[in-house]
Context: one part of a larger RNA
RNA sequence: GAAUGAACGCUGCCGACAUGCUUAACACAUGCAAGUUGGACAGGAAGUGGUGUUUCCAGUGGCGGACGGGUAAGUAACGCGUAAGAACCUGCCCUUGGGAGGGGAACAACAGCGAGAAACGAUUGCUAAUACCCCAUAGGCUGAGGAGAAAAAGGAGGAAUCCACCCAAGGAGGGGCUCAUGUCUAAUUAGUUAGUUGGUGAGGCAAUGGAUUACCAAGGUGAUGAUCAAUAGCUAGUCCGAGAGGAUGAUCAGCCACACUGAGACUGAGACAUAGCCCAGACUCGUACGGGAGGCAGUAGUGGGGAAUUUUCCGCCAUGUGCGAAAGCCUGACGAAGCAAUGUCACGUGAAGGCAGAAGGCCCACGGGUCAUGAACUUAUUUUCUCGGAGAACAAAAAAUGAUGGUAUCUGAGGAAUAAGCAUCAUCUAACUCUGUUUCAUCAGCCGUGGUAAGACAGAGGAUGUAAAUUUUAUCU
Numbered sequence: 001g002a003a004u005g006a007a008c009g010c011u012g013c014c015g016a017c018a019u020g021c022u023u024a025a026c027a028c029a030u031g032c033a034a035g036u037u038g039g040a041c042a043g044g045a046a047g048u049g050g051u052g053u054u055u056c057c058a059g060u061g062g063c064g065g066a067c068g069g070g071u072a073a074g075u076a077a078c079g080c081g082u083a084a085g086a087a088c089c090u091g092c093c094c095u096u097g098g099g100a101g102g103g104g105a106a107c108a109a110c111a112g113c114g115a116g117a118a119a120c121g122a123u124u125g126c127u128a129a130u131a132c133c134c135c136a137u138a139g140g141c142u143g144a145g146g147a148g149a150a151a152a153a154g155g156a157g158g159a160a161u162c163c164a165c166c167c168a169a170g171g172a173g174g175g176g177c178u179c180a181u182g183u184c185u186a187a188u189u190a191g192u193u194a195g196u197u198g199g200u201g202a203g204g205c206a207a208u209g210g211a212u213u214a215c216c217a218a219g220g221u222g223a224u225g226a227u228c229a230a231u232a233g234c235u236a237g238u239c240c241g242a243g244a245g246g247a248u249g250a251u252c253a254g255c256c257a258c259a260c261u262g263a264g265a266c267u268g269a270g271a272c273a274u275a276g277c278c279c280a281g282a283c284u285c286g287u288a289c290g291g292g293a294g295g296c297a298g299u300a301g302u303g304g305g306g307a308a309u310u311u312u313c314c315g316c317c318a319u320g321u322g323c324g325a326a327a328g329c330c331u332g333a334c335g336a337a338g339c340a341a342u343g344u345c346a347c348g349u350g351a352a353g354g355c356a357g358a359a360g361g362c363c364c365a366c367g368g369g370u371c372a373u374g375a376a377c378u379u380a381u382u383u384u385c386u387c388g389g390a391g392a393a394c395a396a397a398a399a400a401u402g403a404u405g406g407u408a409u410c411u412g413a414g415g416a417a418u419a420a421g422c423a424u425c426a427u428c429u430a431a432c433u434c435u436g437u438u439u440c441a442u443c444a445g446c447c448g449u450g451g452u453a454a455g456a457c458a459g460a461g462g463a464u465g466u467a468a469a470u471u472u473u474a475u476c477u
Base pairs, nucleotide, nucleotide: 001477003475004474006473007472009470015345016344017343018342019340020339021305026303027302028301030300031299032298035063036062037061040060041059043057044056045055046054070258071257079183080182081181082180084178085177088175089174090173093171094170095169096168097167098166099165101135102134103133104132110125111124112123141148142147154163155162156161185229191221192220193219196218197217198216199215200214201213202212233255234254235253237248238247239246240245260281261280262279264277283294284293285292311337314335315334319333320331322329323328351379352378353377360371361370362369363368385414386413387412388411389410390409421466422465423464424463425462428445432461433460434459435458436457443448
């Protein structure tokens, strides 16, 4: 010099676009953040009441909740990056070929009874289904020559037909696994390893494999740094640099890991599951002391820590998920607004003319010089500002539908009106004098300054730099 997710002091007119707990992965009051489906199902309620219809719903069932959003604690690892591979799985989606025959028994809801303070829950009876079970069927599976096991469901419509269901094959996208190579510091860490390294049999997994187990062998790894320890999420990127390279990993994007701490499985195509379950622990809150409830590293917000980081706002309009045949519903994702000079960029605070070189300040050799065309004054203008009028686009496909928003923008009127600070002035380093102080008070990045004429302290005048900023502090280069 350049840079920052910065902070502090002083100052501060406005806009656009970004960014905003780097510290305590500390504790959290309150609201919201994942539902949807009545075109799967029996039933109930509302409403109408002449018929026909309509709307809503606790419950059973389906799909989703494994995405989206957050954080960086752990992890030096096939975790990540690059390049390959073979022994695998895959809901929804796409393509292709087949198929959906016949039966049955329940459980919620509901009704009765009755336990508990509550959370919740026992028992008796009744009932439907795209919930569950059985039989049949298979150019498929296993398999060896005997055979074995295993599918299906309907709904809407007047109908055409549409949407669902089962089996098999392929695809796309997604995921699991293996391997080569790269990936920080320390030797004041030199040996380390016992399912450890390999083989056989067995069990197990979607799949390979000591992943598990029995037996057998004694291997495996290491100065090309094992092991132990310390630190750390990795990358595309970002900052500095002519480059080589150094530092870094906020926002945005990809991957991994985590969800109060530790462990575990269930369901499912997919989890060992942040607003699911079970157990243990710490903490918090109720309790009728018998027993219960909870998990903001989602979004706002609170306390605490800290130099330090925002609103308990609007809307589903757009984009994108989920469910649904659809209308639609849900969506703190997202779209927007609010706060903060935190950053980058842009605009302004006026323009032209104007010498009696005005008053006043400062300096002086007392002649004058300078602030200074600066002000006043004259002329014109209105970016901004104030008050009125009109008023969007982002909406796709004719109509309808706009949170932002009466915003942006356009236009009329008014009047120079509403808007400049901060630091420095011995050298480095652009910019100098006076007064006060007198090794005192101080200044200071380095050298240094101050002991009676201080260009270095303090004040004033002037000057220089920069400008809605400007110094300082911290850190990288």